[in-house]
The prediction has a mean pLDDT of 75. The RNA shown here (Bacterial RNase P class A) has 362 nucleotides and comes from Glaciihabitans sp. The organism belongs to Glaciihabitans, within Bacteria. Its Rfam family is "Bacterial RNase P class A". Rfam classes the family as a ribozyme. From the family's description: Ribonuclease P (RNase P) is a ubiquitous endoribonuclease, found in archaea, bacteria and eukarya as well as chloroplasts and mitochondria. It is recorded under the gene name rnpB.
Order: sequence, then structure tokens, then C1' cells
RNA sequence: UGGGUCGGCAAGACGGUCGCGUUGGUCGCAAGAUCACCGAGGAACGUCCGGGCUCCGCAGAGCAUGGCGGUGGGUAACACCCACCCGGGGUAACCCGCGAGAACAGUGCAACAGAAAGCAGACCGCCUGUGGAAACACAGGUAAGGGUGAAACGGUGGUGUAAGAGACCACCAGCGGCCGGGGUGACCCGAUCGGCUAUGUAAACCUCGCCAGGAGCAAGGUCAGACAGGAUGCGUUACGGGCUGCUCGUCCAGCAUCCGGGUAGACCGCUAGAGGCGUGCAGCAAUGUACGUCGUAGAUAGAUGGCCGUCCAGCAUCCUUCGGGGUGGGGACAGAACCCGGCGUAACAGCCGGCCCAUUCG
Repeated sequence: UGGGUCGGCAAGACGGUCGCGUUGGUCGCAAGAUCACCGAGGAACGUCCGGGCUCCGCAGAGCAUGGCGGUGGGUAACACCCACCCGGGGUAACCCGCGAGAACAGUGCAACAGAAAGCAGACCGCCUGUGGAAACACAGGUAAGGGUGAAACGGUGGUGUAAGAGACCACCAGCGGCCGGGGUGACCCGAUCGGCUAUGUAAACCUCGCCAGGAGCAAGGUCAGACAGGAUGCGUUACGGGCUGCUCGUCCAGCAUCCGGGUAGACCGCUAGAGGCGUGCAGCAAUGUACGUCGUAGAUAGAUGGCCGUCCAGCAUCCUUCGGGGUGGGGACAGAACCCGGCGUAACAGCCGGCCCAUUCG
């Protein structure tokens, strides 16, 4: 210098002006007016996981259903993160893996092609026999060679044989048993024995282990008033109706007190929290811990916006004395709604750093 790989940062700046919301001050009986401070994100998004919180349910245990799945750690928890192991890719930095079950508990499935696809299989070829003059036909043997396929029951060489074959032998690969060593562990290294050589598929059923009660802030709660209705008392020198013409009694109406589902309203929940930042310590790290410090949205049909000016990165174009200058245009994705931790997705133009590879110079 070029290419790659991993991570981080920022998400235009300043001023003016018009407007919106919370809170506080002042004015006002109130409605409201006015002033001041503050007012979205790295993803606020999708709502896919995991928690807090709230209400309901619940003796205990089991079944069903759903989720997770190498090992060790982190965490409130996770399907997340860190470190490592194994497998795969890359020269490397590094990246990828829905990574339990040697698919010998069982069941299922395997398109097309191919003769044959699951207690294998004979299409071509090879070999033997019979027939035949021959071409060839028939019967049998053979998985070494050809061909098909994602996949055809280890590989190379030899012995052997009619031709062949782990049928047998040597070496190699894999698998399993046993033993030794290392590691907390997944696992790794080594030695030895066994011809043991086994199709794939569990993002098919299934099996094993672990986890999970349900619904969600429109959760849930508080307040006062009105109404339907209910209870109790009075029922009279405040008045009335029915039984009955009168009295008592009783029912209704009326009056008083209390209760009062749901809807609508106001308020709480509501933002100080597994909080941010800095430093030290422990740890490879994720993270934990101690101390210091900061105050940072809370709407409810939903505020956080528009315009103007000056400048800024990069872009296009023109000029150039190669230092630069002029002009144009110019900033994405998106947007809180109870709160956190993740994951995934979106994203204009950038900036910074670690590491790797190649090349050049010293």
C1' cells in the first nucleotide's frame, strides 16, 4: 500500500421563529392565561424468547401438552452471553453448527434414476456346465470391474479360486471391549484384543434428561356523585291511595339513613430501576463486588414537530499554479405507551481500532 476479518463510535452542529406535552412558579372562583426547566432510540420496531410486577387458581403426586438438549461457567431468568470440546469451511485472522439417542427398544419414510434401496441385489461383464458348426440360448456361480444414485454393506496390496469374495493375511481407516495417562468436564493421547465393518433420517413418531399453573397494566386498585334495585325505620298535627264506610292493622306511594353490579369520569399503578457513568479489586472472559458520582420522557387517541439562516462530513460537477477553490444538492431506518434482560429484523453516508494474508522499502 492492497485485500480480508473482528469489534467499537456517531446517528449532523449552532442561532432565530411559530407550535405541542409533563412538571413547577405567578395570576384567576373556575375554565384558562403566562413564564421557566425538561421532553424518544440504537434499534423506542417485530412482539419471537426470558423475568419483575398484578390478579385468579393451587394438599400432595402423576398423566397429557409444550419447550430446551456437547461440557463447564455467568445470570433474576432465558431459546441469551462467555470459555472450552467435537464436526465442517478458510493459507490465515476467523466463521458456521435445531451438536442428547454409536438410529441394536420399537414403528415409519427414502422421490427420480437404477437389475437391485433394507432380514440386499445379477443389467452389462467375468467363470462353470449343458445344447449348438457358430452367433447365441438356458441353468448355476460371482459384488473384483462397468453403469445408476444423495446413499450400493470399509481402502490398498497379496494369498486363494473355475471366476470371485474379510474367505484368509499384512498395513491403513472406522467401531466396540479392556487397560494406562491427562482434564472439574465434554473430550484427548497411548497400548492391546476382536474381522466387528453397522445405509440415511429423531428440524418423523418415539426414547432419555431437564424446565413450565393461567391471564395480562384494557393487570389490578382508590374516590365522589347520579340512576336501576335492595335493607331498615317512620308512616305523623306535611299530604295521600288499596283492603273497608270508620278505628287498628297491613300493602303501596312518600320521607330519612345505609348498601349499591356494570358503564362513563378523575386519580393511583407510572417510572429510582436486576439503573447509567467512572475508578479499584476478583476472573481468560461473560460477569460479580466495593467506593464515588448523576437525575435522565411519562402522553391516553396519544406531546417530542414545521420553517428560516450560518456552518459540517461524504456525493455530483466545473476550474486548478495540484495546495485548493466555485456551484449544485445534501443526512438513513424509524419513533416511547407498566418496566427490565435478550434475540431477530431495518438502516443514507461515514469515522476509529485490534488481528490475519500478500506485496514493497528500511